[in-house]
Transfer RNA from a Micromonosporaceae bacterium, 71 nucleotides, folded computationally.
The organism belongs to Micromonosporaceae, within Bacteria.
The same sequence occurs in records of 2 taxa.
The coordinates come from a structure-prediction model, not an experiment, and the mean pLDDT is 81.
It matches the Rfam family "tRNA". Rfam describes the family as follows. Transfer RNA (tRNA) molecules are approximately 80 nucleotides in length.
RNA sequence: GGCGAGUUGGGCUAGUGGUAGGCCGCCAGACCCUCACUCUGGCAGCACGGGUUCGAUCCCCGUACUCGCUA
Numbered sequence: 001g002g003c004g005a006g007u008u009g010g011g012c013u014a015g016u017g018g019u020a021g022g023c024c025g026c027c028a029g030a031c032c033c034u035c036a037c038u039c040u041g042g043c044a045g046c047a048c049g050g051g052u053u054c055g056a057u058c059c060c061c062g063u064a065c066u067c068g069c070u071a
Stems, first nucleotide, its partner, number of pairs: 001070007010024004018054001026042005047063005
């Protein structure tokens, strides 16, 4: 240099065109003499830019980064 795959809250991860979900964590409350455990609720996310579409995390193009293969 060429080809391919991937990027979703603080972490791990699901989601093949129609409300972004789960676990851990964090915050608040309940329980308890207190803490822990447990229970309930909440905060927080689609790498970036464009295109297609009534509608895009999803399809297409480009950019960035990571990984693999190859020369």